[in-house]
The RNA shown here (Lysine riboswitch aptamer) has 164 nucleotides and comes from Clostridium cuniculi. The organism belongs to Clostridium, within Bacteria. The model forms 100% of the base pairs in the Rfam consensus. The RNAcentral record of the sequence draws on MGnify.
RNA sequence: AGAUAGAGGUUGCAAUAUUAAAGAGUAAUAUUAUGGAGAUAAGCACGAUGAAUUAAUAUGAAAGGUAAUAUUGCCGAAAUAUAUAGAGGAUGCUUUAAAUCUAUAUAUUGGGUUUGCAUAAAAUAUGUGUAAAACUGUCACAAUAUAAUUGUGGAGAGCUAUCU
Numbered sequence: 001a002g003a004u005a006g007a008g009g010u011u012g013c014a015a016u017a018u019u020a021a022a023g024a025g026u027a028a029u030a031u032u033a034u035g036g037a038g039a040u041a042a043g044c045a046c047g048a049u050g051a052a053u054u055a056a057u058a059u060g061a062a063a064g065g066u067a068a069u070a071u072u073g074c075c076g077a078a079a080u081a082u083a084u085a086g087a088g089g090a091u092g093c094u095u096u097a098a099a100u101c102u103a104u105a106u107a108u109u110g111g112g113u114u115u116g117c118a119u120a121a122a123a124u125a126u127g128u129g130u131a132a133a134a135c136u137g138u139c140a141c142a143a144u145a146u147a148a149u150u151g152u153g154g155a156g157a158g159c160u161a162u163c164u
Stems, first nucleotide, its partner, number of pairs: 001164006009075001012074009028059006038046001041095004078109010110136002113133008138154007
């Protein structure tokens, strides 16, 4: 240097399925009353045989994000940010925007936890960034109470084992 195998865990990581909370009594739809020309991102369709709006009544979702359990694949597992390409997409239709998803490239992060701040988010959930704290795996150096503890430091482009 290369190849193969392997370890980390107070919930290791992801995907899928099921269930649950939240989203939300919201959006939307129907009816009645009001109102009197709009409505839509744009075009078409629609609208005085009554548009937008507002109120009441009835019916009443979904997505992204989350948790638990099971299964499967795994240990840069994966996550986030940016760029490019593609998909997706406005509840009549078409096109497109945002959300969202996928692939590739680059950058950052050893792992999970708690608290503060910022940010994304409907959110007091959760993610990310950052500061602090202890925990944990690993390596290097130092010390001694000496063979396993303590202290300091490093980073996964790392660490351990075997083979060449």